[in-house]
RNA sequence: UACUUAUCACGAAAGGUGGAGGGAUAACGCCCGAUGAAACCUUACCAACCCUUUUAAAUAAUUAAAAGAAGGUGGAAAAUCGUUUUCUUGAGAAAGAAAAAGAUAAGUC
Numbered sequence: 001u002a003c004u005u006a007u008c009a010c011g012a013a014a015g016g017u018g019g020a021g022g023g024a025u026a027a028c029g030c031c032c033g034a035u036g037a038a039a040c041c042u043u044a045c046c047a048a049c050c051c052u053u054u055u056a057a058a059u060a061a062u063u064a065a066a067a068g069a070a071g072g073u074g075g076a077a078a079a080u081c082g083u084u085u086u087c088u089u090g091a092g093a094a095a096g097a098a099a100a101a102g103a104u105a106a107g108u109c
Stems, first nucleotide, its partner, number of pairs: 002108007013043005021032003026084004045075002049072002051068007080101001085098005
C1' cells in the first nucleotide's frame, strides 16, 4: 500500500514554543481563528479497539456479562460540520434510509 471485520453515539484541557491559517480531498455552504489557526513539546484528561481481572456456558477454541486502566493505539468545536450519488416520502421546502469516500482499531498478505 491492498484486503477483511467492527465502530464513527457519548466523552475529554491547561501551560510553553509558534505566528496565519484551519475544519481529509474537490466544489458549494456554514463555521473556528490575533481574546492566537496549523504544527511541535510537557502534564493532566476522555474513551475502551487491542488489553487485564472476575463470573457464566464449554474439554477446548470461543461467546456473553460486569469491573478496570498498567501497557499498545486513538481522541480531545460543530453527526465523519452539512450537501454532492441512489432510493423512499413530500405540492414544495424538506425529511428518512442506503451507498460512496474518509477516519480509527484489530487482523491477513